[in-house]
C1' cells in the first nucleotide's frame, strides 16, 4: 500500500487484492517475482517523530 490489521524514537511490514512469469487443454488453485504508503493535517520537543507533547 487498493482492503484488513501490525509495528515502533533511528530513512514501515504481514495477510488479502493488483501486475508478470512457471505449471494447465482452458480457467482458477499452487508456486517465483514485481508494483504500491514521505503513516489524516498544522505546530512543539528532539542529533532524529508514524511514534512524545498540543490544536484541529
Nucleotide at each position: 500500500a487498493g482492503c484488513u490489521c501490525a509495528g515502533u524514537g533511528g530513512u514501515a511490514g504481514a495477510g488479502c487484492g493488483u501486475c508478470a512469469g512457471u505449471c494447465u487443454u482452458g480457467u482458477a488453485a499452487a508456486c517465483u517475482g514485481a508494483a504500491g504508503g514521505u503513516c489524516c493535517a498544522g505546530a512543539g520537543u528532539u542529533c532524529a517523530a508514524u511514534c512524545c507533547u498540543c490544536u484541529g

Notes: A computed fold for a 56-nucleotide RNA from Ceratodon purpureus, annotated as transfer RNA. Its Rfam family is "tRNA". By type it is a transfer RNA. The sequence is in RNAcentral, with records from Rfam. Taxonomically the source falls in Ceratodon (Eukaryota, Streptophyta, Streptophytina, Bryophyta).